[in-house]
Context: one part of a larger RNA
RNA sequence: UUGGGCGUAAAGGGCGCGUAGGCGGCUGGGAAAGUCAGAUGUGAAAGCCCUUGGCUUAACUGAGGAAUUGCAUCUGAAACUGCCUAGCUUGAGUACAGGAGAGGGUAACGGAAUUCCCGGUGUAGAGGUGAAAUUCGUAGAUAUCGGGAGGAACACCAGUGGCGAAGGCGGUUACCUGGACUGAUACUGACGCUGAGGUGCGAAAGCGUGGGGAGCAAACAGGAUUAGAUACCCUGGUAGUCCACGCCGUAAACGAUGGGCACUAGGUGUUGCGGGUAUUGACCCCUGCGGCGCCGUAGCUAACGCGUUAAGUGCCCCGCCUGGGGAGUACGGCCGCAAGGUUAAAACUC
Numbered sequence: 001u002u003g004g005g006c007g008u009a010a011a012g013g014g015c016g017c018g019u020a021g022g023c024g025g026c027u028g029g030g031a032a033a034g035u036c037a038g039a040u041g042u043g044a045a046a047g048c049c050c051u052u053g054g055c056u057u058a059a060c061u062g063a064g065g066a067a068u069u070g071c072a073u074c075u076g077a078a079a080c081u082g083c084c085u086a087g088c089u090u091g092a093g094u095a096c097a098g099g100a101g102a103g104g105g106u107a108a109c110g111g112a113a114u115u116c117c118c119g120g121u122g123u124a125g126a127g128g129u130g131a132a133a134u135u136c137g138u139a140g141a142u143a144u145c146g147g148g149a150g151g152a153a154c155a156c157c158a159g160u161g162g163c164g165a166a167g168g169c170g171g172u173u174a175c176c177u178g179g180a181c182u183g184a185u186a187c188u189g190a191c192g193c194u195g196a197g198g199u200g201c202g203a204a205a206g207c208g209u210g211g212g213g214a215g216c217a218a219a220c221a222g223g224a225u226u227a228g229a230u231a232c233c234c235u236g237g238u239a240g241u242c243c244a245c246g247c248c249g250u251a252a253a254c255g256a257u258g259g260g261c262a263c264u265a266g267g268u269g270u271u272g273c274g275g276g277u278a279u280u281g282a283c284c285c286c287u288g289c290g291g292c293g294c295c296g297u298a299g300c301u302a303a304c305g306c307g308u309u310a311a312g313u314g315c316c317c318c319g320c321c322u323g324g325g326g327a328g329u330a331c332g333g334c335c336g337c338a339a340g341g342u343u344a345a346a347a348c349u350c
Stems, first nucleotide, its partner, number of pairs: 003322004007304002012318001014201004021194003025088006033081002035077008049065006091191001092188004096183003103177007110154001115149007125136002162169002206247006215241002220236004258317006266295011299306002323350003332343004
């Protein structure tokens, strides 16, 4: 490379948007680039292959044929692909009416709790542990009551629940704002899918500048434990955790499962919207569409398991893998303030 693969063996990009490119619904007409058919020219000779001749045979060699699967030109065909054109509505989208939701952003507000400060009551302990000690307390602690300050997080509701592309999102209210879903019509008329580069978003930790700092808490200090204890336990405690702006760009960024479309038994739970039955409603029953789960048929799988939310059956597009170690390292490039990230080998060795 041809292949074969990517849930767990190596392998799905962390996730969107989207450029080029690749691929693309139904009907009619046109031209004829791809495609197909025929003809002509060319495709040197030798060789290979077939027939046959010559050296006694063979090797060798003469003659004829076939082949040279290609290219060019001409003529023709029009199913398929592409192109041009005219239409269509099922794909896609828009308008309208609804209900659901921790979807995002900004501002304001609320109560519980911890800590600290002030005051009252009150007296000798409190705290902590397996047991202790460090620690706090007669300068009045702990406990309890009242008042105040400040920061962070939002008990119950809460759910195998919901929303979001992913990361993720949870007190209340207001404003701004994205998406999905359902219903019934009307409209646009293939406007679609994917997406190398590119671009945006992207937990935690970390970095820069300026704030903030209650609790928690790397580092650090002390007390224990222990043979030791640079730990586990305890008492303290700084970065950080919080806010604004700017970086970083990584995770077991996981469903370890890329996106889209179509097709292929059922059963059950739950959630959103709608319809029917019933007496308006609620509950119950039947039912349509969308979402989230569990079980399971066929099929698939090395097995485990997956199973209309496929890991089944097909098609389209992208990413990635190719024995272990060396190594996600070196060198170089690009990015970054740095930490580092990204791209990414080889020698050698088994």